[in-house]
This is a predicted structure of a 69-nucleotide RNA (transfer RNA) from a marine eukaryotic metagenome. Rfam family: tRNA. Rfam classes the family as a transfer RNA. The RNAcentral record of the sequence draws on MGnify.

């Protein structure tokens, strides 16, 4: 200098219109107990700051971080 990536504790989905899932966690059920299984729930200022738009996780600019060349 160029490119890719940054979303829940972890791994990640989301082609401009209410942010989802799996695992994990909590509570309850089941069980002699635990695990497994079933149900419910909590948990996200979508890396930061601006811009475009009626509306931005999504498009544009800059910055920060990680990876690659």
């Nucleotide at each position: 200098c160029a490119g890719a990536c940054g979303u829940a504790g972890c791994u990640u989905a989301g082609c401009g219109g209410u942010a989802g899932a799996g695992c994990g966690c909590a509570u309850g059920g089941c069980u002699g107990u635990u695990a497994a299984c079933c149900a419910u729930g909590a948990g996200g200022u979508c890396g930061g700051a601006g811009g475009u738009u009626c509306g931005a996780u999504c498009c544009c600019u800059c910055c920060c971080g990680u990876c690659u060349g």
About this RNA
Its mean pLDDT, the model's own confidence on a scale to 100, is 83.